The RNA shown here (Glycine riboswitch aptamer) has 93 nucleotides and comes from Segeticoccus rhizosphaerae. Taxonomically the source falls in Segeticoccus (Bacteria, Bacillati, Actinomycetes, Intrasporangiaceae). Rfam family: Glycine riboswitch aptamer. About the family: This family represents the bacterial glycine riboswitch. Glycine riboswitches usually consist of two metabolite-binding aptamers domains with similar structures in tandem. The aptamers cooperatively bind glycine to regulate the expression of downstream genes. In Bacillus subtilis, this riboswitch is found upstream of the gcvT operon which controls glycine degradation.

[in-house]
Parts: sequence; structure tokens; C1' cells
RNA sequence: CAACCCUGCGUGGGAGAGACCUCGCCGCACCGGCGAGGCGCCGAAGGGGCAAACUCCCCGGAACCUCUCAGGCGCCAGGACCACGUGGGUGAG
Repeated sequence: CAACCCUGCGUGGGAGAGACCUCGCCGCACCGGCGAGGCGCCGAAGGGGCAAACUCCCCGGAACCUCUCAGGCGCCAGGACCACGUGGGUGAG
């Protein structure tokens, strides 16, 4: 100096599911917003669970699979993942 690997940030893209019902508050009213409760749903923040190979055996052992605790169900926001850019760590060589 630096591959692979791990990770942060920025930009762009990014699905699904009730603009549900009831009550209360805010607001002059319409409209709207917030909070609580109820039922119905979604899976791609996070979290949990499991297979085969591998192994004498055990342990270990993934996800976009699965669960739905959390989160989400107009817009906004969030969003796994992808692309580009840019830092940090490690360090084969």
C1' cells in the first nucleotide's frame, strides 16, 4: 500500500395489509389531528424457531421459510434487499 470479510453514513429504488368500529381530548364549524380500547389483517426494522450437508456421536447449523413478541395496515415516516458514492475496523498478500 492493500484483496476478502465486518460495519457506519449519504443518494436513488423499495412490497404487503381496515382512510375499520367505539370512546375521550384539541379545534368556532366543516374537515382534520392525537390518545385509549376492540375486532380484522400484513411480514421486508428488530426478535424467536427449524432442515440438509458436514460430524463416530453430540454440539453447532440459513433464509425472502416459519411465528407474529415487537413493528406495520390513507399520506408522511419506517422498511429487508439492490445500485452508486464515501468513512471506519480487520488484514491475506